A computed fold for a 327-nucleotide part of an RNA from a Verrucomicrobiota bacterium, annotated as large-subunit ribosomal RNA, domain IV.
The source organism's lineage runs through Bacteria, Pseudomonadati and Verrucomicrobiota.
Model confidence (mean pLDDT): 87 of 100.
Context: one part of a larger RNA
């Protein structure tokens, strides 16, 4: 040197992408405990004090006296804590053997299909499931407690109506035409040519769909652009003007979204590309691919602080272990 522990002077995050590791806390009684809240909770919040032996009284509970260490939950087992933003409401779930997560899932909410031989699913059938249920019921599709709320557009794409038009296949009917052919004309060559039997075959009549027409967005989706203008300046309530189906409402923003950017300004540091609070010039938020909040939750992300620590300034020191010889 390596592995697993042990102890440490002053310092205490100065280490480090980051307190990763560590270590701090730790039981049990009693004091005592904030914002915020969905009134349940946060909360073991936080923050403090005690704790062991002997004697006495006492049912205990425990008072009251005394004793002894550095230490009385005297070993082991045994929460560190706080403010703050994000993202998911939650308990659960998951990539067995790199990801446990903000992904699934969820209760809840909306559409939507199904009237029973449901409507879906599975099978080539029989048949079975749905369900020995019946719309407060089953499928199926987005959303994701909960509170507030969910704008604008039916033009394209789906989906549903509606049956006036126009397009239409297969099938029917079938005018016509061709083949062949008795028969006929004709010296021949050859023409004509009914039946029948064959190949064909124009008009005509015929679903649906599709063209057309109306609904529909908690369907797929989509939500403009130039120019002018107010008595400082600057900005445009205002106004002209083109294109759209309509030009993004409400709330939110440099955001898990902001390129330019380490945007500006305030906080916090002695300094702060992260963080928080605001500003809006949203390259390229935005309303159930849901907005915007949120008490409680988290082995989840991110920033502060107390408190501790060999993480570090700088490292030492020691215990087993392996390493080496030999069997």
């Nucleotide at each position: 040197a390596u592995c697993u522990c042990u102890u440490g002077a002053a310092g205490g995050a100065a280490c480090u992408c980051g307190g990763c590791a560590a270590g701090u806390u730790a039981g049990c009684c009693c004091c005592g405990u904030a914002a915020c809240u969905u009134c349940g909770g946060a909360a073991g919040a936080a923050g403090g004090g005690g704790c062991g032996c002997c004697c006495u009284c006492g049912c205990a509970a425990g008072a009251g006296g005394g004793c002894c260490g550095c230490a009385g939950u005297g070993a082991a087992a045994u929460g560190a804590g706080u403010c703050a933003a994000c993202c998911g409401a939650c308990u659960g779930u998951u990539u067995a053997a790199c990801a446990a997560a903000a992904a699934c899932a969820c209760a809840g909410c909306u559409c939507u299909c199904u009237g029973c031989u449901a409507a879906g699913u599975c099978g080539c059938a029989a048949g079975a499931c749905g369900a020995c249920g019946u719309a407060u019921a089953g499928g199926g599709a987005g959303u994701g407690a909960c509170a507030c709320g969910u704008g604008a557009c039916c033009a394209a794409u789906g989906c549903g109506g509606a049956a006036a038009g126009a397009u239409u296949a297969c099938g029917g009917u079938a005018a016509g035409g061709g083949g062949u052919c008795a028969g006929c004309c004709g010296c021949a060559a050859g023409g004509c040519g009914a039946a029948g039997c064959u190949c064909u075959g124009a008009g005509c009549c015929c679903a649906a769909g599709u063209c057309c027409c109306c609904g529909u967005g908690a369907a797929u989706g989509u939500c403009g652009g130039c120019c002018g203008u107010a008595a400082c300046u600057a900005u445009a309530a205002c106004g002209g003007u083109c294109c759209u189906a309509a030009g993004g409402u409400a709330g939110c923003g440099a955001a898990a979204u902001u390129c330019c950017u380490u945007g500006u300004c305030g906080g916090g540091u002695a300094a702060g590309u992260u963080c928080c609070g605001a500003c809006c010039u949203g390259c390229a938020c935005g309303a159930a691919u849901c907005g915007u909040g949120u008490a409680a939750c988290g082995a989840g992300u991110u920033g502060a602080c107390u408190g501790c620590u060999g993480u570090c300034u700088c490292c030492a020191a020691g215990a087993g272990a392996a390493g080496c010889u030999c069997a």